Record summary
Predicted 3D model of a 332-nucleotide RNA (Bacterial RNase P class A) from Melaminivora jejuensis. The prediction has a mean pLDDT of 77. It matches the Rfam family "Bacterial RNase P class A". The family's RNA type in Rfam is ribozyme. Its family is annotated with dimeric ribonuclease P complex, tRNA processing and ribonuclease P activity in the Gene Ontology. A source record names the gene rnpB.
[in-house]
RNA sequence: GAAGCCUGCCAGACCGCCGCUGGUGCAUGUGCCGAAAGGCCGCACUGGAGGAACGUCCGGACUGCACAGGGCAGCGUAGCAGCUAACGGCUGUCCACCGUGAGGUGAGGAUCAGAGCAACAGAGACGAGCCGAUUCAGUUCGGAUGAAACGGGCAAUCUCUACGCGCAGCAACACCAAGUAGGCACACGUUGACGGGGCCCCCGGAGUGUGCGGGUAGGUGGCAUCGAGCCGGGUGGGCGACCCCCGGCCCAGAGUAAUGGCGGUCACAUCCGCGCAGCCCUGCAAGGGGCGUGCGGAUGCACAGAAUCCGGCUUAUCGGCAGGCUUCACAC
Numbered sequence: 001g002a003a004g005c006c007u008g009c010c011a012g013a014c015c016g017c018c019g020c021u022g023g024u025g026c027a028u029g030u031g032c033c034g035a036a037a038g039g040c041c042g043c044a045c046u047g048g049a050g051g052a053a054c055g056u057c058c059g060g061a062c063u064g065c066a067c068a069g070g071g072c073a074g075c076g077u078a079g080c081a082g083c084u085a086a087c088g089g090c091u092g093u094c095c096a097c098c099g100u101g102a103g104g105u106g107a108g109g110a111u112c113a114g115a116g117c118a119a120c121a122g123a124g125a126c127g128a129g130c131c132g133a134u135u136c137a138g139u140u141c142g143g144a145u146g147a148a149a150c151g152g153g154c155a156a157u158c159u160c161u162a163c164g165c166g167c168a169g170c171a172a173c174a175c176c177a178a179g180u181a182g183g184c185a186c187a188c189g190u191u192g193a194c195g196g197g198g199c200c201c202c203c204g205g206a207g208u209g210u211g212c213g214g215g216u217a218g219g220u221g222g223c224a225u226c227g228a229g230c231c232g233g234g235u236g237g238g239c240g241a242c243c244c245c246c247g248g249c250c251c252a253g254a255g256u257a258a259u260g261g262c263g264g265u266c267a268c269a270u271c272c273g274c275g276c277a278g279c280c281c282u283g284c285a286a287g288g289g290g291c292g293u294g295c296g297g298a299u300g301c302a303c304a305g306a307a308u309c310c311g312g313c314u315u316a317u318c319g320g321c322a323g324g325c326u327u328c329a330c331a332c
């Protein structure tokens, strides 16, 4: 210098103006919506997307239902040792395969329980037989093919073994709670309750009234500040995943669903124009081309948007940074 391997990180920065939304404080009106439950409206301060928030694949927290114990069935996992709340994740290591190598990949328990399977070639392919030679004797030797030929292979076919798993999911679940239609209790009622806008006549007339209870619409909680939490430090432990100690911090959150828009300065990438005592190539030369650099202008800046929360995995991703390592070439 070229080509690679592994690990970690960033995902434009700052300022101004105008908005959206959560929290806290102050205001608190006989305000607005609503039957109620409950919600809304002002000002100030302050918080406001990601490394994958994606997929919803795996594991947990949480919640409801079920549940004495054991077994069967079903589903899942599979070297060994560890990490962890848990895992199908991660770490270390052995083995096999791939790579010159750094490294990568692995669906890596069992075929002396049973069943099933093997293209082409080959006389014969899974169960013992067959062919040739040989022997007292299926007694012994050999058999071109083929991955495999008389013993074995495949469990990524069923199966067996060991271990794990109850089912559903925040549209879980808990509380408050209309209208309508059912339900229950009591009272009155054809000896006329009740209705006909107050009373009587009159007319209609079999229900009427009160209370209770479950559910629905709607509302609130769950739900976002106390946790498997985040940041920093450790001459703490461990090869490592990870654990421990000390200090500091509180860090998005709705149910039409906020996290945005405009302007400016700077940075980055590409292109265009102009310039340059710079370098290289070409040419006799004039000149032409390329690289670098300065100024100005234009365009662009990926994948993608939280929805109960957390740990993983998979997939998408313009461009860039850092560290460790490998192979090859050259120079000393």
Stems, first nucleotide, its partner, number of pairs: 001328010012266007020048007029041001031040003050303001055313001057312005062169004074165005079093005094108001095106004109160002114158002116154002130143004173221004183212006194204003227250001229249006236243002268300009278291005
Lineage of the source: Bacteria > Pseudomonadati > Pseudomonadota > Comamonadaceae > Melaminivora.